[in-house]
Context: one part of a larger RNA
């Protein structure tokens, strides 16, 4: 100077107090530990690992274990023989591979040949060979680069010139105030910079131009059982490009005549209107050699490599995140009503029809504001249940189909019929959330052959509470002790 402090002051965060809502008890998901195991590859481990890497483990994927196989290798270059490439059988095999048939003579150049063709040299492609290498998801993330967490969207973190100390340093950057903010006023040996803040970017709320193969009986004509279905039209919704709008600009108080705070007009909106993108200097020998790249070591008929099966799905147990529950604000049936954001050609499938269903035939449109996925669920009307382990819950098991795929036994999702387990609101404890949030409802898409309770989105329904800052967390400032560095 820092750092710490069960020192002090001022200050802020869903920190905590007021709420809601859960989780810790059931039940099954899914990730760890630990146990097993021929293997359960590997990695991540307080916060900040544990539905994390994995946005898809039947095989593949894979990196593990067991078995069979190869050795210049699956893959790049360079060399040397041979062969057309290439097509398509046989035999042994689980494959890989292994041995072994058959069919065929292509391109480009050059010589020759009166046609057919002959020969010689190439580019690719194959196959043998010998070496130079290839290969390592082998090991060190305490040898890195690059990426990333995380303190923290926290308000800090430095630099020049001057100035003050013998120096380390200090000052600025402290000090009154004020702010979400090292934000701005204001004062000061300090007068400027810079990297952060905020702005400039996107997206939403409001309005306007500009444009209409989605929208409108809005005004007009045809039609219909019913429809923007048709003529027409761009008004209105909408779509998408472009401006416009909020600036403490206005009024009024307060205040130090300053910033900047309070009320209030006008506005669709108001004091950063809401959300995103964005993450200074550094800390954590933070995390990755397994995304890549790489410095050293290591291994070379094997720690490379191919192929079959198996395993990453075990299971006395412990522990994280979650679905589903215990039920009348509900179940179960019947009617009915309204979204948004996506995705779609190897693909999205519509009317029909067949099945009780999953799902099957069909095969219309659509490369999609135009067709399709797609029924949005809660919701609202009406009936039923009457408090029971039940018309609650739906594990868990038989049985029967059904998709996907070469194959669903290890180990896949879906239907139907049958069974119908713990669960009566959950100990110490802990979590999340301040508004279009929390709660609740449903839908969508990545990854995908097929798998979604998980992740990422998307919209409907729509709350309570915040007196306060004593105290627990973690943070800024100043300040004061220290035997710490």
């Nucleotide at each position: 100077u820092g750092a710490c402090g069960g020192g002090g002051g001022c200050c802020c965060g869903c920190a905590c107090a007021a709420g809601c809502g859960g989780u810790g008890g059931a039940g099954c998901a899914u990730g760890u530990g630990g146990u097993u195991u021929a293997a359960u590859u590997c990695g991540a481990u307080g916060c900040a690992a544990c539905g994390c890497g994995a946005a898809g483990a039947a095989c593949c994927u894979u990196a593990c274990c067991g078995g069979g196989g190869c050795u210049u290798g699956a893959c790049a270059u360079g060399c040397c023989g041979c062969g057309g490439a290439c097509c398509u059988g046989g035999u042994g095999g689980a494959a890989a591979c292994a041995c072994u048939g058959g069919g065929g003579u292509g391109c480009c150049c050059u010589c020759u040949u009166u046609a057919g063709g002959g020969a010689g040299g190439g580019a690719a492609c194959g196959c043998g060979g010998a070496c130079a290498c290839a290969g390592g998801u082998g090991g060190u993330g305490c040898a890195u680069g690059g990426u990333u967490g995380u303190c923290g969207u926290c308000a800090g973190c430095u630099c020049g010139u001057g100035u003050c100390g013998u120096g380390a340093g200090a000052u600025g950057u402290u000090g009154g105030g004020u702010u979400a903010a090292g934000u701005c006023c204001c004062g000061c040996a300090a007068c400027g910079a810079g990297c952060g803040c905020a702005a400039c970017c996107c997206c939403u709320a409001c309005c306007u131009u500009u444009a209409g193969u989605u929208g409108c009986c809005a005004g007009c004509g045809g039609g219909u059982a019913a429809a923007g279905c048709c003529g027409g039209g761009c008004a209105c919704u909408c779509u998408a490009a472009a401006g416009g709008g909020a600036c403490u600009g206005c009024c009024g108080g307060u205040g130090a005549c300053a910033a900047a705070c309070c009320g209030g007009a006008g506005g669709a909106a108001g004091g950063u209107g809401g959300g995103g993108a964005u993450g200074a200097c550094g800390u954590c020998a933070a995390a990755u050699c397994a995304u890549c790249a790489u410095g050293c070591c290591c291994c070379u008929u094997a720690u490379g490599u191919c192929c079959c099966g198996g395993g990453c799905u075990a299971c006395a147990c412990a522990c994280g995140u979650g679905c589903u529950a215990c039920a009348a604000u509900g179940g179960u049936c019947u009617g009915u009503a309204c979204a948004g954001a996506g995705g779609g050609u190897a693909g999205c499938g519509a009317a029909c029809c067949c099945g009780u269903g999953a799902g099957g035939g069909g095969g219309a449109g659509c490369c999609a504001a135009u067709c399709c996925c797609a029924g949005a669920a809660a919701g609202c009307a009406g009936a039923u249940c009457u408090c029971a382990g039940u018309u609650c819950g739906g594990a868990u098991u038989g049985c029967a189909g059904g998709c996907u795929g070469c194959a669903a036994c290890u180990c896949g999702c879906c239907u139907g019929c049958a069974u119908g387990a713990a669960g009566g609101c959950g100990g110490a404890a802990u979590c999340g959330c301040u508004a279009g949030u929390a709660a609740u409802c449903g839908c969508g898409g990545a990854u995908c052959a097929g798998c979604a309770u998980g992740c990422c989105g998307c919209g409907g329904u729509g709350a309570a509470u915040a007196c306060g800052u004593u105290c627990c967390c973690g943070g800024g400032c100043c300040u004061u002790g220290u035997a710490c560095a």